[in-house]
RNAcentral holds the full RNA, with entries from ENA. The part of an RNA shown here (large-subunit ribosomal RNA, domain I) has 526 nucleotides and comes from Campylodiscus clypeus.
Context: one part of a larger RNA
């Protein structure tokens, strides 16, 4: 020098563990804000850097509840204190609440600076009051719980790529996706036929299963792709325009009547009536048993032996169960402890609500006359949307241009005409079944266990990096309890020996302690 074996150092992999995480379900909530949000900045505490609470009334105040022996937050120490006259703590409702910020007196380089009671915008009153005679616009001043900002998806509209894919690429696709912009609600939109159908019919709208990768569209390439009928979910209808009355008034406004496709109203004539029944989650309400929520109560049953550091393991013999969900106690507990099953509970605030009250609603029949949504439907042209790429192209929307009919009217049934059938356009409002989770309680997982699961189990969006927009980490485990080593010895000191405590080969560099590195002793080989 090697190799082998042992002892150890070094190092943190494996196994256990779980404070944090992932995902899904179910009920809640779906909003906050000029009464100043969200989000900070600076304060507040006997000692206080930090998180966290709070606001010059600043680790907190006042009042109703509950609850009942500790208690001055995370976090030890030492002070100094509080509480059965009921304290910390928990839960309603109040009060305080610096200064930035929509930030709003005026400025500003946010948390300042000046000032003096103050934005702006729309509403309502009042005065003033032009061009331009009356008027008007405008201004001024009050007045008043508008509006504004900010929020994680959903949803409605207004704009709107390209990577890509077609094996190249230009219609085509990607795709009305991503993005931006507005706005609105707890959901949104969308809705009560000028529908779908077809010889039989249905009867508003959404949603899901089918239909159906079907019929179609497509450089007929790549690909895109219905609908109706069927089957479920939840179901609810209605109110104006016109017209006609009446009253103001004379441009026009108010009230009542009225509102449809078997066409219906006015109009005119008949009958009925204040009962019963329906309605008032929308189309018009208002008390309010009663219920839920936000604090909580009461709650069954085991002892003794062993073994051990310590029983919940083990033996024995017992006991509760409308409770043997779970956790947690010095090893693995139905009966130790906190719960669990089931019963109970509100001074106060919040939802919801039986039920009364009140308020609303009649129906036939009719000649002839009048209404039944105009620059609108159609037409051309150019566009867009329709599963549909201009096609034979219906139906929908939007420029421009023309431009009707009035119920013996109009429209639609995928060009167009016919014939039939359906259906009434150009005014409106609707809950429910549907989406969707910043957030709050409960609940479950062939979900993960410190290189995993959220970037973050610890001061994490934190150190750190970057002008900046952004980017973005490492870091968990003494013990049942700190009992965390009093004291001696060595030593400059780290440290170690000893004595103690303990299951210390658990000593804070602390559970388990793999490997690769090191070192040391002992055989072999050279």
């Nucleotide at each position: 020098a090697g190799u082998u074996u042992a002892u150890g150092g070094g190092g943190g992999a494996u196994a256990c563990c779980u404070u944090g995480g992932c995902a899904u379900u179910c009920a809640g909530a779906a909003g906050c804000g000029a009464u100043g949000a969200a989000g900070g900045a600076c304060g507040u505490g006997g000692u206080u850097a930090c998180c966290g609470a709070c606001g010059a009334a600043a680790c907190g105040c006042u009042u109703c509840g509950g609850g009942g022996a500790g208690c001055u937050g995370g976090a030890a120490a030492c002070a100094a204190g509080c509480g059965a006259u009921g304290a910390u703590c928990c839960g309603g409702a109040g009060g305080u609440c610096u200064c930035c910020g929509a930030a709003u007196g005026a400025g500003g380089a946010a948390a300042c600076u000046u000032g003096a009671a103050u934005a702006c915008u729309a509403c309502u009153u009042a005065u003033u009051g032009a061009a331009u005679c009356c008027a008007u616009a405008a201004a001024u001043a009050a007045g008043a719980a508008a509006g504004a900002g900010c929020g994680a998806a959903c949803c409605u509209a207004g704009g709107g790529a390209a990577u890509u894919g077609a094996a190249a690429c230009a219609u085509c696709u990607u795709a009305g996706u991503a993005c931006c912009u507005a706005g609105a609600g707890g959901a949104a939109a969308a809705g009560a036929a000028a529908g779908u159908a077809a010889a039989a019919a249905c009867g508003a709208u959404u949603c899901c299963c089918u239909u159906a990768g079907u019929a179609g569209c497509g450089g007929c390439g790549a690909g895109c792709g219905a609908a109706a009928c069927g089957g479920g979910a939840a179901c609810a209808g209605c109110c104006u325009a016109a017209a006609c009355u009446u009253a103001a008034a004379a441009u026009u406004u108010a009230a009542g009547u009225g509102u449809a496709g078997u066409g219906g109203g006015a109009c005119a004539g008949u009958u009925a009536g204040a009962a019963a029944u329906g309605a008032u989650u929308a189309a018009a309400u208002g008390u309010g048993a009663c219920a839920a929520u936000u604090a909580g109560a009461c709650g069954a049953a085991u002892u003794a032996g062993u073994u051990g550091g310590a029983a919940u393991c083990c033996u024995a013999a017992a006991c509760c169960a409308a409770a043997g969900a779970a956790a947690g106690u010095g090893a693995u507990a139905g009966u130790c402890u906190u719960g669990u099953a089931g019963u109970c509970g509100a001074a106060a605030a919040u939802u919801g609500a039986a039920a009364c009250a009140a308020u609303c609603a009649a129906a036939c029949u009719g000649a002839a006359u009048c209404c039944c949504a105009a620059g609108u439907a159609g037409c051309a042209u150019g566009g867009a949307g329709c599963a549909c790429g201009u096609g034979a192209a219906a139906u929908u929307c939007c420029g421009u241009g023309u431009g009707a009919a009035u119920c013996u009217g109009c429209g639609a049934g995928g060009a167009c005409c016919a014939c039939c059938u359906c259906g009434u356009a150009a005014g409106g409002c609707u809950a429910a079944a549907u989406a969707u989770u910043c957030c709050u309680g409960a609940a479950u997982g062939a979900c993960c266990g410190a290189u995993a699961g959220u970037g973050a189990a610890a001061u994490a969006g934190u150190a750190c990096c970057g002008u900046g927009a952004g980017g973005g980490a490492a870091a968990g485990g003494u013990g049942a309890a700190a009992a965390g080593a009093a004291c001696c010895c060595c030593g400059a000191g780290a440290g170690g020996g000893g004595a103690g405590u303990g299951a210390a080969a658990a000593g804070a560099a602390c559970a388990u302690g793999a490997a690769a590195c090191c070192a040391u002793a002992a055989a072999c080989u050279u």
NCBI's taxonomy places the organism under Eukaryota, Sar, Bacillariophyceae, Surirellineae, Campylodiscus.
The gene name in the source record is rnl.
Model confidence (mean pLDDT): 82 of 100.